[in-house]
This record gives sequence, structure tokens and C1' cells, in this order.
RNA sequence: CUCGCAGGCCGUCUUAUCGCUCCCAAAAGGGAGAGGAAAGUCCGGACACCAAAGCGCAGCGUAGCGGGUAACACCCGUCGCCCCGAUUUUUCGGGGAAGGACAAGUGCAACAGAAAGUAUGUACAGGUAAGGCUGUAGUGAAAUCAGGUAAACUCUACGCGGUGCAACGCCAUGUAAACCGACAUCUGAGGGUUGCGCGUCCAAAUCGCCUCAGGGCGAGUGUCGGAGGGUAGGCGGUUAGAGCUAUCGGGCAACCGAUAUCCCAGAUAAAUGAUAAGACUCGACAGAAUCCGGCUUACAGGCCUGCAUUUUUU
Repeated sequence: CUCGCAGGCCGUCUUAUCGCUCCCAAAAGGGAGAGGAAAGUCCGGACACCAAAGCGCAGCGUAGCGGGUAACACCCGUCGCCCCGAUUUUUCGGGGAAGGACAAGUGCAACAGAAAGUAUGUACAGGUAAGGCUGUAGUGAAAUCAGGUAAACUCUACGCGGUGCAACGCCAUGUAAACCGACAUCUGAGGGUUGCGCGUCCAAAUCGCCUCAGGGCGAGUGUCGGAGGGUAGGCGGUUAGAGCUAUCGGGCAACCGAUAUCCCAGAUAAAUGAUAAGACUCGACAGAAUCCGGCUUACAGGCCUGCAUUUUUU
């Protein structure tokens, strides 16, 4: 200084001129051109590729009940729990939260207390051959008791293959089929495949020489690494979709269905701007990059809705 709680919407505007990207047009010219978060990349999907895109382990996620959805960790409803306000209680209103299992095992726990999870059994009283054997007291949420605690390990149930549009498909251009090192040449180096293992798949061509007959060497071939040489352009994917708006219908709601209507950025070093004039409340956070559904975070200012409360003053 301000003053309940919750939710939703908008988020500078107008005109002119000159530019930029895309689309239409033969041309003149016409049309479209950032966001509610385009952000974080945290969840969920679409789509694309990976030969097993298999299995096991590990790992990760979810957790009352019901529903919505393409799917979700999201959303809606509801039950129980906790908090706040009102009320004599019942109850009403608002808000919050990952809410299976502690009766498998392990761990952890302030204060009080003799002792707190395998009891080193306190005081008083009683009892016994002897012993906390029995009762009462006291501390505490809990005292030998099926205690509490799982956003403690863990267990249970269910779910999860990996990589991301630099995916992926195609066209074009260029280079050194050379050089160095290591390994291998089917009894196989190496590579692909999810972190590990198993499994599985791919993987090279022989020839010559020497030999003490076991093999060895060399060339070729293959793989990995190094150094070097070269290219670094174009097209598709790519924006018409779980789409926008309106009306009607179903549903408490989330949401779903029908009809009508509309087309609403698509760049690639990357467009979405500049100038002038005017208006007001003087303008915040911020800027697309395959696309959707969520969540989270940032945000000047303005508008709206619901619920509760309200005698006044301090």
C1' cells in the first nucleotide's frame, strides 16, 4: 500500500504510402500473412524408419470409484480425507491433495517416559521354592501390542520396443577405386538390433611364394580407425485438419452427434516490416519451423461470470 475465493475472455486500434513471403492471374491486378502462450520440450498421440519391430533382467510410469478421449501423468463427475468460514450438532459454502498394500521383509521416528518395536521391567501393593508371576499407578497417539510411516526401500496390479521431419522417399552435383595403421578372410574381423544378457540378422574371392608339413609371408578382398580430397543444391514429406464458426439435439459435466458454413502463415538464412497522420486507458510477456491434444512457466492493462459473506465503526 492492497484486501473474499474460484473461473473465463480480450490482450492497442484506424487510414495512407513503400517494401517482404506465399497463392491466383497471360498481364494489369487481386487475396492471405505469428501467439495465448508460437516458449519449456514435461507428458500423450499422429506420421516415418529400424530384417526378431523377439525374450528375460534392469529401468520408467500410473494407482479410490465411474466417465470422457486417438491417447495421456490431461479433463469431468463422485466418494472418503484434510483445511477455512457460518452453524448448538446435523448440515451448508469455499478450497486443497499422486487416495492400492505396513497382516511379507528391511528401514525411520521429535518430546515425554524406567523402558518405544529382539523390554537390560520403574514405583507401590500382592504372590511364589524361584523369575515381571499378578494388579494398580505414571508418560505418551501408541507400553509385548496385528501401533505410525510407502512423493522410505519394497510388494501388488496394470501399462511402456527404439529413434525422431536433421524421420523418411527421390533427383542433381562433386571426389582419390588413391594413401597410412590395425584386425580379419568362414574355426570369420566387424557391423545392425533397447541400458545389459540371450537370441537373431548381415558380413570378404581367391591367388602366388616359402616350408622343418604344424604353418608362415605377400597380393587381393573385407572391416574399423586416421589423415586427406570433395559436395553441402533442388523436389516431396509440409500444412484440409482428432480443423474454424454457427444452430439444433444428447449428457450434471468433461464431451459426443447431426446440419450448414468457411479455408485460416508455410519461410529455408529463413517473410510477417518501415514511414506519415490520427485515437485512447499510451500498449505487458513474447515470435511459427512436421502436425495435433494437454500440462507447466512468463505476462502491462481491460472486461465478464459463478459462489459465499455483508448492522456500523475501529